This is a predicted structure of a 133-nucleotide RNA (Glycine riboswitch aptamer) from a Burkholderiaceae bacterium. NCBI's taxonomy places the organism under Bacteria, Pseudomonadota, Betaproteobacteria, Burkholderiales, Burkholderiaceae. The sequence is in RNAcentral, with records from Rfam. The coordinates come from a structure-prediction model, not an experiment, and the mean pLDDT is 78. Of the family's consensus pairs, 90% are formed in the model.
[in-house]
Order: sequence, then C1' cells, then structure tokens
RNA sequence: CGCUUCCUUGCUGGAGAGAGACCGUCCGGGCACUGACCUCGGGCGGUCCACCGAAGGAGCAACCCGCAGUCUGCCGCGUGCCCGCGCGGCCGGCCCGGCGAAUCUCUCAGGUAAAGCGGACAGCAGGGGCCGC
Repeated sequence: CGCUUCCUUGCUGGAGAGAGACCGUCCGGGCACUGACCUCGGGCGGUCCACCGAAGGAGCAACCCGCAGUCUGCCGCGUGCCCGCGCGGCCGGCCCGGCGAAUCUCUCAGGUAAAGCGGACAGCAGGGGCCGC
C1' cells in the first nucleotide's frame, strides 16, 4: 500500500406480540358502608393464562468423514471338480454414527399500548488482526 469471509468504535436505518387476570407489599386519593375483608390510581415483587422472535441459547438439510449392521456384485481360500455352502477381502446401495448454515424451526432466556431502552441485520466512516506485495 492492497485485500478482508475476523474483532471493534462512532453515526444512520431497523420488526413482532397483553394498556391481560389475580395475590402480596408500599405510596397517594375517594366516601350516606371509615372497611384484619370498601374503592380509584401508581411503584415494586410473585403466580397464572395468552402471544412474539431480531440479544443470547438450542435443533437440522445437502456436502464430507467413519464403517457397527444389512444387501447385490466381483476376487481369493476351503469343502477332490461344477453347483451349493462357509470364511476372508474389495467397489457400491441402504441404514447407523460424526460434522454441519440461516432472517428456517423451538421458545430455555428475553420481550408484548405509545414513547424510551434493547434489537438480529444492513449502510457509511475509522481502528485493530489475518493474508499478500
């Protein structure tokens, strides 16, 4: 200097699904019932039901690898020969095991009014690493 499927920084874009029910606790308010048990709103925690997929996590198709099982074929050996049978080896098929990606699938985790936060991924700019000169 170039390349860049790797890491990272900044900026920009960036979806989905519940203002759910109940309980506990705290705070504030209401009253022709002042209430261990009424009522309204909110914070925190928990349980349950429904739902979402784009932090993270998990699952797998082809390819490739292995060869436990099985089948066809071929080769060798034994049974004196052929056939048949048995044993061993090899190629291949099926099955099995391993490897194996995603915005696919699952929903453990996370999330579910708006806003905010978060957000896979994408674009731009920079830094580092690998590789090449």